This is a predicted structure of a 95-nucleotide RNA (Glycine riboswitch aptamer). The sequence was found by an Rfam model in a public genome assembly. The coordinates come from a structure-prediction model, not an experiment, and the mean pLDDT is 77.
[in-house]
RNA sequence: AUGAUUCUCUGGAGAGUCUCAAAACGAGCGCCGAAGGUGUAAGUCAAAGCAAAACGCUUUGAUGAUCUCUCAGGCAAAAGGACAGAGCAGAUAGU
Numbered sequence: 001a002u003g004a005u006u007c008u009c010u011g012g013a014g015a016g017u018c019u020c021a022a023a024a025c026g027a028g029c030g031c032c033g034a035a036g037g038u039g040u041a042a043g044u045c046a047a048a049g050c051a052a053a054a055c056g057c058u059u060u061g062a063u064g065a066u067c068u069c070u071c072a073g074g075c076a077a078a079a080g081g082a083c084a085g086a087g088c089a090g091a092u093a094g095u
Stems, first nucleotide, its partner, number of pairs: 001095002007087005016029001018028003030075003036071001037069001039067001043063008
């Protein structure tokens, strides 16, 4: 110098206001993916070995999606909501 995150505001999708039972507690079938989480792809990084002027090759591990699973959550409105834009501060992480 830059400055994520947090915070505030705005926008923000998908899928049954299903059926049964019914005081409450519930049961059943059909669906959605954009809180979170699982698995993984490309890529990137690290270690070991080989080669060696260098490029590079192999193995292992880490990281890793809006893909995947549908655990969680959701299927009128409300709430929530990945993500995007704007803003305060310039404190903190990082570079």